[in-house]
RNA sequence: AGAGUUUGAUCCUGGCUCAGGAUGAACGCUAGCGGCAGGCUUAACACAUGCAAGUCGAGGGGUAAGGCACUUUCGGGUGUACACGACCGGCGCACGGGUGAGUAACGCGUAUGCAACCUACCUUUUACAGGGGGAUAGCCCAGGGAAACUUGGAUUAAUACCCCAUACGAUUUACCAGUGGCAUCACUGGUUUUUGAAAACUACGGUGGUAAAAGAUGGGCAUGCGUGCCAUUAGUUAGUUGGUGAGGUAACGGCUCACCAAGACAUCGAUGGCUACGGGGUCUUAAAGGAUGGUCCCGCACACUGGUACUGAGACACGGACCAGACUCCUACGGGAGGCAGCAGUGAGGAAUAUUGGUCAAUGGGGGGAACCCUGAACCAGCCAUGCCGCGUGGAGGAAGACGGCCUUAUGGGUUGUAAACUUCUUUUUUCGACAGGAAAUGCAGCUACGUGUAGUUGUUUGACCCUCGGACGAAUAAGCAUCGGCUAACUCCGUGCCAGCAGCCGCGGUAAUACGGAGGAUGCGAGCGUUAUCCGGAUUUAUUAGGUUUAAAGGGUGCGUAGGCGGAAUACUAAGUCAGUGGUGAAAGGCUACAGCUUAACUGUAGGACUGCCAUUGAUACUGGUACUCUUGAGUUUAGAUGAGGUGGGCGGGAUGUGUAAUGUAGCGGUGAAAUGCUUAGAUAUUACCCAGAACACCGAUUGCGAAGGCAGCUCACUAAUCUUCAACUGACGCUGAUGCACGAAAGCGUGGGGAGCGAACAGGAUUAGAUACCCUGGUAGUCCACGCCGUAAACGAUGAUCACUCGUUGUAUACUUGCAAAGGUAUGUGACUGAGCGAAAGCAUUAAGUGAUCCACCUGGGGAGUACGUCGGCAACGAUGAAACUCAAAGGAAUUGACGGGGGCCCGCACAAGCGGAGGAACAUGUGGUUUAAUUCGAUGAUACGCGAGGAACCUUACCUGGGCUUAAAUGGGCGCUGCAUGAAUGGGAAACCGUUCUUUCUUCGGACUGCGUCCAAGGUGCUGCAUGGCUGUCGUCAGCUCGUGCCGUGAGGUGUCGGUUAAGUCCCAUAACGAGCGCAACCCCUAUCCUUAGUUGCCAACGGGUCAUGCCGGGAACUCUAAGGAGACUGCCACCGUAAGGUGUGAGGAAGGUGGGGAUGACGUCAAGUCAGCACGGCCCUUAUGUCCAGGGCUACACAUGUGUUACAAUGGCCGAUACAAAGGGCAGCUACCUGGUAACAGGAUGCUAAUCUCUAAAGUCGGUCUCAGUUCGGAUCGGAGUCUGCAACUCGACUCCGUGAAGUUGGAUUCGCUAGUAAUCGCGUAUCAGCAACGACGCGGUGAAUACGUUCCCGGGCCCUGUACACACCGCCCGUCAAGCCAUGGAAGCCGGGGGUACCUGAAGUCCGUAACCGCAAGGAUCGGCCUAGGGUAAAACUGGUAACUG
Repeated sequence: AGAGUUUGAUCCUGGCUCAGGAUGAACGCUAGCGGCAGGCUUAACACAUGCAAGUCGAGGGGUAAGGCACUUUCGGGUGUACACGACCGGCGCACGGGUGAGUAACGCGUAUGCAACCUACCUUUUACAGGGGGAUAGCCCAGGGAAACUUGGAUUAAUACCCCAUACGAUUUACCAGUGGCAUCACUGGUUUUUGAAAACUACGGUGGUAAAAGAUGGGCAUGCGUGCCAUUAGUUAGUUGGUGAGGUAACGGCUCACCAAGACAUCGAUGGCUACGGGGUCUUAAAGGAUGGUCCCGCACACUGGUACUGAGACACGGACCAGACUCCUACGGGAGGCAGCAGUGAGGAAUAUUGGUCAAUGGGGGGAACCCUGAACCAGCCAUGCCGCGUGGAGGAAGACGGCCUUAUGGGUUGUAAACUUCUUUUUUCGACAGGAAAUGCAGCUACGUGUAGUUGUUUGACCCUCGGACGAAUAAGCAUCGGCUAACUCCGUGCCAGCAGCCGCGGUAAUACGGAGGAUGCGAGCGUUAUCCGGAUUUAUUAGGUUUAAAGGGUGCGUAGGCGGAAUACUAAGUCAGUGGUGAAAGGCUACAGCUUAACUGUAGGACUGCCAUUGAUACUGGUACUCUUGAGUUUAGAUGAGGUGGGCGGGAUGUGUAAUGUAGCGGUGAAAUGCUUAGAUAUUACCCAGAACACCGAUUGCGAAGGCAGCUCACUAAUCUUCAACUGACGCUGAUGCACGAAAGCGUGGGGAGCGAACAGGAUUAGAUACCCUGGUAGUCCACGCCGUAAACGAUGAUCACUCGUUGUAUACUUGCAAAGGUAUGUGACUGAGCGAAAGCAUUAAGUGAUCCACCUGGGGAGUACGUCGGCAACGAUGAAACUCAAAGGAAUUGACGGGGGCCCGCACAAGCGGAGGAACAUGUGGUUUAAUUCGAUGAUACGCGAGGAACCUUACCUGGGCUUAAAUGGGCGCUGCAUGAAUGGGAAACCGUUCUUUCUUCGGACUGCGUCCAAGGUGCUGCAUGGCUGUCGUCAGCUCGUGCCGUGAGGUGUCGGUUAAGUCCCAUAACGAGCGCAACCCCUAUCCUUAGUUGCCAACGGGUCAUGCCGGGAACUCUAAGGAGACUGCCACCGUAAGGUGUGAGGAAGGUGGGGAUGACGUCAAGUCAGCACGGCCCUUAUGUCCAGGGCUACACAUGUGUUACAAUGGCCGAUACAAAGGGCAGCUACCUGGUAACAGGAUGCUAAUCUCUAAAGUCGGUCUCAGUUCGGAUCGGAGUCUGCAACUCGACUCCGUGAAGUUGGAUUCGCUAGUAAUCGCGUAUCAGCAACGACGCGGUGAAUACGUUCCCGGGCCCUGUACACACCGCCCGUCAAGCCAUGGAAGCCGGGGGUACCUGAAGUCCGUAACCGCAAGGAUCGGCCUAGGGUAAAACUGGUAACUG
């Protein structure tokens, strides 16, 4: 200090999440020791039991128990300067300890004041203490009661109580003088007047008492400032605010009362509601802040709940009292008792928090003269890893880098790992034992100084609890937890297979998971480690430091204006703010620094500094404020002009439209994409004239003008407002902004009354449509218009608040002034465009700022829920204003980028359409597929891009499938070990065969072995799965023209530019140019073909010469031609004309065999489709191993209601049949092609010859010539079926092809729709080859023969390319996404009601108690008793408000 997460990627806005620290914590796993600290955060819930406040005999009467002494009848008695229960009395119990319920307050903090106060014990000082009195407890006696307790009688004491005296300083009244003070007044002195004291004990030293003054300590009261949230709480208050008087108090005061006045508080937040003890501090943070208030300290409040007073110096009292209430307990039922929020402890609650311990040794407190007693304060111990800190679990050496584990590319290597073993060393800790220290003082016994005693000193007494130290032994007694996808340090294997599970966020898991579970290893921390919860941080994500508001959330619709905030120039005074000095305070502890003490640290001590604050005082006076005075530049007024759809109210106008009347006139009008509804022969539409009505104002008219905004448009009049310019003069800061408030405020809507031509929600009809509650059409009501009154909202927008100042330029325009003859300028105020700096996330803004500054206001803080609910206010209503939460998501959003897409635009191309030719779709058959069937019908391919596809050839084989029968190192091969002499062959049995048996026969040798077989071991085998793990190959977009790179430049960046424009078949080329170059593609290079040349001349050729044959290059020969097969030439828009800058285009052009790529082929960029293929091959992983391997026989892949793709043959005369006859190319051939001959109708068979091939052989058909058929289901068509054969083959049943004879089905040109083709093409005709024994071939791949038609053109369909544009798409339009409905669930509003809660009001009642009053009774008195009154806790009744829970149903 940051990081992850929105996107295909980017920048921003913005939320969510993480890494850090912390805790009175809890939970999980684990656990050796010690030190220091901490330990009911929940039920201020209820409490059994014990303890937590007593003490004094030196106050008193006394003597229940005990000690001691004496005595004793052994029951007891007496005494005691031993001691002491109970009682009277004194002091204490108001401290200490606990808790945080209440309290939003002078409660707390801080700073002051009291001239308005009190203070026991303590200290200092002064004075005093004389006399008298009657009681009462106890004790004793008698009684009541279960008990608690209590009644009566008699007697008695005091430092208990009372009376009198004295006192003057205290107190009271009146007056005088002086001093002081901010005021009320205070103080001092004097005179006068009133009231009030005391206690004794004694060791005779004193202690104690009374009065007064002062101090100290502790308190009381008052005040300034500070101290939560909610305005969906805006008004509150009658003792209320003040005064006078009185009462009351320690004291001021409405504290209380009587009377008088009507005030007091509040938007600077009263009142009400909710929450909460406050502070020092603690946690966090760079700081400012934020959160918090446990332990320790200070303050406050409380003590079962509520009220009340008493006593006392002090309480309205935790372990006191009284009353009421709730609860618990005892009871003899009549009555009583109690209060752990003291220490332990129990129950309950809860995730959760300890022992019914020891001691007064120390410190402190109470009482006492003291000893001493009491002290759950305190000091200690126990429990708990709750936290912080420290120590240890060993150190050194040790490589065969051991065994084992894990991983692996596996004869090996890596890692665990110097780790272990082993050698050696050490002993913290563990265990055992012992002594100091905490002890200072007190007490006791002496001594010394002064002398009741105090101080010092010597000896001695007092330890609940524990550090530390020493000895012995031996590595001995001691390591875990979490994590390992990114953030975030740390990786592999196995298992699992969107399952189980993980997860803080993003997200993992659907068969190769570094994310689940286990293992090995690693990383982090370590007696702990993780998780959960909470707080701060990161978060500048509430922004004071330190944010924003055009489009991300956010400028109020506009103006006026109150409070408030801010405010021009000069001078003087002041000194509130401000600044400086000084003083006081800011408790201690804590934190910081330094030093010191525990072995160190935590911890603790000492010192310093700090405590940023508050108060007081002194000074400074620049700035702000205040006061006074002045100024003119801000602001305003006046003069003279100007401008405009500014506003309000009248008057007037023309055109259009519509109704009406009249006329002309006749069949339609109107309307639409096309129609229909509608109007019209009762005369429409159209045309003409006239009358009427209402509304709106064409042209001018414009980035024009005016207005605060909304808004404003015919002409004119009246009234009225504003702005601007100019000139001077005047006022003299009068200004800016503006919460609350007031006013204005489009359209729609509402109310009342008018008006109503056109238009026109609703509504009706007609269309459209799957539907059409819409768009279109015909009608049409509210409304639109006017007056008055409401409403108060809009994308009320410049999505940009108002005001002021400053800051480069260019160019329009409106108005005014001005220089000027004009043109052209200048100034001001408006209104536009463009562009710099600057700003901005960018788009963009840019003197009309979104720039740079100043002032004020408004508003924002993730998305949804929601501008919703509730409440309140406004409104006639509609509705408006204000305005949440639960719940839910990890995003939502802005700008820009690249793609993709668009029933967006532009340009262009393609048999894409169009123009044509021929088909498919109908029939039969062939073949493939789906489906169905089956034991099996093996598997794959499935839009284009599967379907005569893998398969270029399933009868067996193939074959992978099914049934059945066999084999198990196996069908094949290699190696090791052992055994063996076979293997083979023959015969034979079983069997469908494979195979299993039986019999016979049988090696070589140099004796090492070779070879064979068998057994065994190691390697196998798999057409089993995954094409979504892969290689390779292939299809498609697409032979489309694209796809990129380097450097540079632009941009924050993703990216852009390069790659625009023209041209081309082409990113082909040219030109332009912040780009310049380059690569893969295009083209070319390659092959075939079209022309020519050269070379060569057999098996091919034969013109000339010769020979020969019935005939034939048959022969000699030839090398011309054809041809063969090698090499060349040729075509480049090269030439010409026109167009064009160029590239290039155009042309019946020339030439040429060929002309603009001549034709065809091969060649397929970056990539897309997780396209296809694990069954062609290869290969990772997984699976099978007497089987998913392998062998064999038979069957199946050939099934068949049906659907479909691709083909074949046809439906006929451009034809069928018969006869005659001509011309190819390219291929094949020895297990072959076969001439020729014979036989057969034929398929073919039997002979025979040539050819290992330019040599021999397989070889054309359409065509041409002639004949016949004559439009029919035919002399078309040939399916199907019957019979007879041929051939191949081990074998044609399932299941071959062919031949002959017979049979002769459908079909008469095919619906919607759809396919191919642009020239040697379509169409048509045959030929060949691969595979192959044969063949289901009508398929596929090639070959040649004959040989057309048409293209105006690019509007449309399909596909594609480039540019621009929109986008909420990016899995990219087969996208994204909205709403209803159904079921279940979650949260929440309303709801007839039901059940609570706190507070207030009114009335009734009213305990205890203070206070007030009180003749009879008691008392010498003080006083008491009694009775009455006021007030009040509580209780009851009533009506309403507020608030919470719940509820059928419902939003």